Small-subunit ribosomal RNA from uncultured Roseibacillus sp., 1443 nucleotides, folded computationally. RNAcentral holds the sequence, with entries from ENA and SILVA. It matches the Rfam family "Bacterial small subunit ribosomal RNA". Its family is annotated with structural constituent of ribosome and ribosome in the Gene Ontology.
RNA sequence: AGGGUUUGAUUAUGGCUCAGAACGAACGCUGGCGGCGUGGAUAAGACAUGCAAGUCGAACGGAAAAUGAGCAUAGCUUGCUAAGCUCAUUUUUAGUGGCGGACGGGUUAGUAACACGUGAGAUACAUACCCUUUAGACAGGAAUAGCCCAUGGAAACGUGGAUUAAUGCCUGAUAGUCUCUACGGAGUAAAUGAUGCCUUCGGGUGUCGCUAAAGGAUUGGCCCGCGGCCUAUCAGUUUGUUGGUGAGGUAAAGGCUCACCAAGACUACGACGGGUAGCUGGUCUGAGAGGACGAUCAGCAACACUGGAACUGAGACACGGUCCAGACACCUACGGGUGGCAGCAGUCGAGAAUCAUUCACAAUGGAGGCAACUCUGAUGGUGCAACGCCGCGUGGAGGAUGACGGUCCUAGGAUUGUAAACUCCUGUCAUUGGGGAGUAAGACUUAGUAGUUAAUAGCUUCUAAGUUUGAUAGUACCCAAAGAGGAAGGGACGGCUAACUUCGUGCCAGCAGCCGCGGUAAUACGAAGGUCCCAAGCGUUGUUCGGAAUAACUGGGCGUAAAGCGUGUGUAGGCUGCGCGGAAAGUCAAAUGUGAAAGCCAGAGGCUCAACCUCUGAACUGCAUUCGAUACUCCCGUGCUAGAGUAAUGGAGAGGUAAGUGGAAUUCUCGGUGUAGCAGUGAAAUGCGUAGAUAUCGAGAGGAACAUCAAUGGCGAAGGCAACUUACUGGACAUUUACUGACGCUCAGACACGAAGGCUAGGGGAGCGAAAGGGAUUAGAUACCCCUGUAGUCCUAGCAGUAAACGGUGCUCGCUUGGUGUGGGAGGGUUCGACCCCUUCUGUGCCGGAGCUAACGCGUUAAGCGAGCCGCCUGGGAAGUACGAUCGCAAGACUAAAACUCAAAGAAAUUGACGGGGACCCGCACAAGCGGUGGAGUAUGUGGUUUAAUUCGAUGCUACACGAAGAACCUUACCAGGGUUUGAAAUCAUUUCAAAACUCCUUGAAAGAGGAGCCUCCUUCGGGAUGAAAUGACAGGUGGUGCAUGGCUGUCGUCAGCUCGUGUUGUGAAAUGUCGAGUUAAGUCUCGUAACGAGCGCAACCCAUGUCUCUUGUUGCUCACUGAGUGCUUAAGAGAGACUGCCGACCAACAUCGGAGGAAGGUGUGGAUGACGUCAAGUCAGCAUGCCCCUUACAUCCUGGGCUACACACGUACUACAAUGGUAAGGACAAUGAGCUGCGAUCCUGCGAAGGCUAGCCAAUCUCAAAAACCUUAUCUCAGUUCGGAUUGCACUCUGCAACUCGAGUGCAUGAAGGUGGAAUCGCUAGUAAUCGCUGGUCAGCUAUACAGCGGUGAAUGCGUUCCCGGGUCUUGUACACACCGCCCGUCACACCAUGGGAGUUGGUUCUACCUUAAGGCAAGGUUUUAAACCCUUGACCACGGU
Repeated sequence: AGGGUUUGAUUAUGGCUCAGAACGAACGCUGGCGGCGUGGAUAAGACAUGCAAGUCGAACGGAAAAUGAGCAUAGCUUGCUAAGCUCAUUUUUAGUGGCGGACGGGUUAGUAACACGUGAGAUACAUACCCUUUAGACAGGAAUAGCCCAUGGAAACGUGGAUUAAUGCCUGAUAGUCUCUACGGAGUAAAUGAUGCCUUCGGGUGUCGCUAAAGGAUUGGCCCGCGGCCUAUCAGUUUGUUGGUGAGGUAAAGGCUCACCAAGACUACGACGGGUAGCUGGUCUGAGAGGACGAUCAGCAACACUGGAACUGAGACACGGUCCAGACACCUACGGGUGGCAGCAGUCGAGAAUCAUUCACAAUGGAGGCAACUCUGAUGGUGCAACGCCGCGUGGAGGAUGACGGUCCUAGGAUUGUAAACUCCUGUCAUUGGGGAGUAAGACUUAGUAGUUAAUAGCUUCUAAGUUUGAUAGUACCCAAAGAGGAAGGGACGGCUAACUUCGUGCCAGCAGCCGCGGUAAUACGAAGGUCCCAAGCGUUGUUCGGAAUAACUGGGCGUAAAGCGUGUGUAGGCUGCGCGGAAAGUCAAAUGUGAAAGCCAGAGGCUCAACCUCUGAACUGCAUUCGAUACUCCCGUGCUAGAGUAAUGGAGAGGUAAGUGGAAUUCUCGGUGUAGCAGUGAAAUGCGUAGAUAUCGAGAGGAACAUCAAUGGCGAAGGCAACUUACUGGACAUUUACUGACGCUCAGACACGAAGGCUAGGGGAGCGAAAGGGAUUAGAUACCCCUGUAGUCCUAGCAGUAAACGGUGCUCGCUUGGUGUGGGAGGGUUCGACCCCUUCUGUGCCGGAGCUAACGCGUUAAGCGAGCCGCCUGGGAAGUACGAUCGCAAGACUAAAACUCAAAGAAAUUGACGGGGACCCGCACAAGCGGUGGAGUAUGUGGUUUAAUUCGAUGCUACACGAAGAACCUUACCAGGGUUUGAAAUCAUUUCAAAACUCCUUGAAAGAGGAGCCUCCUUCGGGAUGAAAUGACAGGUGGUGCAUGGCUGUCGUCAGCUCGUGUUGUGAAAUGUCGAGUUAAGUCUCGUAACGAGCGCAACCCAUGUCUCUUGUUGCUCACUGAGUGCUUAAGAGAGACUGCCGACCAACAUCGGAGGAAGGUGUGGAUGACGUCAAGUCAGCAUGCCCCUUACAUCCUGGGCUACACACGUACUACAAUGGUAAGGACAAUGAGCUGCGAUCCUGCGAAGGCUAGCCAAUCUCAAAAACCUUAUCUCAGUUCGGAUUGCACUCUGCAACUCGAGUGCAUGAAGGUGGAAUCGCUAGUAAUCGCUGGUCAGCUAUACAGCGGUGAAUGCGUUCCCGGGUCUUGUACACACCGCCCGUCACACCAUGGGAGUUGGUUCUACCUUAAGGCAAGGUUUUAAACCCUUGACCACGGU
């Protein structure tokens, strides 16, 4: 200090989330020791048991016990024992009395308050015990508890009678205090009480007490300023309320209470109400400012089962006191009683969760006491709990064969790992044994000293000696012994975030803080190995702060991301020109007081260190007071004119209101002319019209709106304003002087205005026109289109108060380069003229600089630089919704949430893709043509169906005469049946045996099985070669996955594109280059240009073909034949030729067009050649190959069958339907090719397929081989034919082990459909289409009508690019990026988790009114002899309760 996450990528906005620290924590796994801390946060729920407040006999009368002495009695032995009485001493103490139970300890329910914090105040107060000072302490009296007697009750607890004491109570005296006063006076206190010592017995003295008064200290009560939560969906609250007079009451001021009088008091600086909460020092976090919290420790407050009340007392309205009421619990003899752990332990309960029913008063402190001492769950200790912080240990050094084991592996090794073993050491902690503290100061006794005193007494101070006090604890600590012996886990390992592999699993099981992982190769699940982090702990959960500048004071924003009120006027408030003087509130400075201690911080010190503790300092940023300063702000006074305003002059304008007037047009009415349509649409129909429409002419009625001018022109605050005239009226602008003298700006509430639509009442109603009706469109059409048409639109008077009310930009002021239009004015120059030019003020536009902005863009009319004020925003959805309040006649408006849910939602820009967006261009894409397909028959492929099997693959274009350039067996992968198991073929090892081969027989469908014969290599004699058998490694698989792959291929597409380096632009993704203007078949070329170059593509280089020249010349050519020859043709080879080279037109240039020459002219023609990539395109069955699967079978051999099935559908072809033809006879002209298991001439036989015999040929020689269309002649004469040939019958030929399933061919016979083919659709731009035949591959043969080639004959058309399809470039929109086969909206179905509604039902809190009223105090009255007290009665107040 930041990171992850919205996107294909980017920037910014914005939320969510993570890394840090902390905790009175809890949970999971684990757990050696010690120190110091901490430990009921929830039920202020209920509590068994024990303890937590007593003490004083030196206040009192008694009682009891012990000891001693005495008296006297009894038993009796001088003496002892026992009972009684008296005295003395000591001990104990129920009651009276005193002091203390108001402290200490607990809790945080209530409380938003003078409760707390801080600082002040009182002429308005109290204060037991303590200190100082002064004075006093006199004289008397009456009771009462206890005890005793009697008595009630279960108990708790009483009742009556008799008697008694005091430091208990009362009276009188005294009075320097206080109260009253008529200023003469009157009233008001006490305990000579306790005790020690001495005593001359008179008393003295000390201590502790008592009374009054003054002062102090301490503590408390009261009052005031300021400070600290949320909510306005709480806006008005209040009647003792606010004040006064008087009285009462209190320790004390006061409406604290009462009577009377007045009508006030508080409040947007938030009253009143609601919710929540003890406050603070401080704690946690944070750089700080802040934010959150208020455990332990300390200060204050409040409370004590719940509510109310007083008594006593110095102090309480009282935790371990009283009374009443209530709830709960307990005892009971049923009559009645008792209780209050939010004290310490402990129990139950609820809860995720929080300890011992411990020891001691040794220390510190408290109460009582003269004291000893007693009491003290305060406190000091120990125990339990890793709850937290801190410290220590679980060993150290050496040790490589890098052991074993584990894991991984490319099989070599790597890693665990110096880790272990092993060797040598050490001894912390724990263990055992021994020693052993400090915390203790005092207290008592004795002796002495000093003071007081008459005193040597007593008391007080100090000194010395002696005695004595420890819960913790035999603990800390020290010493010794033994032995590495007893002591390591948790989490993580996809990114954030340090740390990786294997196996298992297969969108399953599971993980997850966010993003996300898992669908057969998971570093993300589970396990293992390894690694990383921390360590007696480690993780998880929860909470707080941080990161979050994500509420922004420090330190944010509002054109488009959330966000400017629709607009103005204006109140409070905030802010506010220049000069001078004064004052000193803010501000600044100094001093004083205070800011408790602890804590934090700094420096020291003590526990071996640390945590912890002690001391000192600083700090506590605050508040108050005093004295200063006066620049700025405020305040007071006095001036000024630059802001603001007023007056004068002038022109501009759809500014507003009211009244009047006008013409064009629509519609309607009447009349004339006139006849069949009009209207409407993409096309129609509904509609109007022969009852006379539309059209046209004339007259009239009525309402609404104002063409042209007219304009990024004018006016207005905005909404808005448009014919003309008049009246009234608002504002702005310019110019010039004069005047006022800061009068200003903004503005929460408030008030006013506010389009369209809507509402109320009354008018008006031509056109238009929600709703409604009808006609169309459509799958439907509650729409778009058409015909009608009501509210409304218009006027008057009201209501309403909203709009994308937008410049999506609040108002005001100042400052900051420019250019160019336009509206209104002024000045100057010039001029006949404001024609024009310059300057200036004020509006309104465009373009742009700096600057700003995430970018787009804004840019003197700012979104720039500054100031002032207001409004508004804080993730998306739910939602501008619900509830509540206000407004409204209603519609609705305004204000305005939450539960729940998501990890995004949104902005700008970029690259693509897409568009029934645009521009340009191309292609047999359309058009123009020619010929087909789709109809028939057949062939062939596919689907489907069938089957034991009909093997498999290919499936829009880009599958379907495709893999297959040839399924009778084989092929063959499929099916049935029969065989084999190291295998049909391969390599190796071990063992054994033997040559291998060949011939024959039996059986069988064959494979195979069984048998017989024959027979034996080389050798160094070890063996080797070869073969067989067995065993083991292994073979084998056309089994799966083309979505694990290689290679190859299709397609877009032979389309013109696809990229890179450097530079430049941009925050960036990216852009530029590759764009623009021309041009091309072309990103082909040229020019322009922040680009300059380059690569893969294009083109060219390659092959064929067309022309010529040269060379060569057999098997070719020439020729009737031989010979001869080499002119032509032809063949092979080598060259030439074409480059927009030349001319003209046009052009900026490239180029284009035309022409010449030429065999060929603008890439001559045809081929080969296929960029980056797309389709998870196709192929695991051509081959290769990862992984998975089978292994007497999913391998392999054989026979037979199947791939050839057949209601049907589709694709691709062939043959036809005929006369441009068929048939018959005769005749002519090619090229590419193939051939020895081959092509096979001639001749003979057969009607023919073919057969027989054989020549020639390994080929420019021989053969296949006949070319056909074509030409000539004849015939057929428009018909299912002399067209067409399917189908079928008979008889044959050929190939082949074998033609049944299932071959081809021949002859004769048979002679089907078909008469040019619906919707739709295909190919082709020249030697092309069409048409005609020929050859080859595969191949024994063939289903070839297929495929690959060859030549013969040989057209038509192209205006052109509107449209269909495909493609390219530029541009535009986009909410798409899996990219339009995209994205995405709503209803419905199911459920009720959340939210809302819901017939209802229920709990809590609070207010008001009335009723009833306990205890209690107050008041009044009565009784008693006056008073007091007690008792009784009544009154208002009053808790709970009731309505």
About this RNA
Model confidence (mean pLDDT): 82 of 100.